[in-house]
RNA sequence: AUGAGCGCCGCAAGAGAUAUCUCGCUUAAAGGAAGGCGAGGAGCCGAAGGUGCAAGGGCAACGAUGCCCCAAUCUCUCAGGCAAAAGGAUUGCGGUGUGACG
Numbered sequence: 001a002u003g004a005g006c007g008c009c010g011c012a013a014g015a016g017a018u019a020u021c022u023c024g025c026u027u028a029a030a031g032g033a034a035g036g037c038g039a040g041g042a043g044c045c046g047a048a049g050g051u052g053c054a055a056g057g058g059c060a061a062c063g064a065u066g067c068c069c070c071a072a073u074c075u076c077u078c079a080g081g082c083a084a085a086a087g088g089a090u091u092g093c094g095g096u097g098u099g100a101c102g
Stems, first nucleotide, its partner, number of pairs: 005098009018042001020041007043082003049078001050076001052074001056069005
């Protein structure tokens, strides 16, 4: 000096699922609707995170097997989410840190 891979930052794109029911508080002035917040219930979603598992590999045994490692957009829905907003796996572009091979 080159810059695979990985991390971080910025911009852009980015799905799914009840604007659900009950109660309380508030807006609020006599009463009252919508709205907002909190709690509980039923229903649902999977693309923050997390759980589980294959092929394969390792160890022990040598008879059968046992234990461990091991992926995902799969799986489970613990968490999270179900108008908008926020979040959002992932993708593209830019910047930056580290840095393999040569």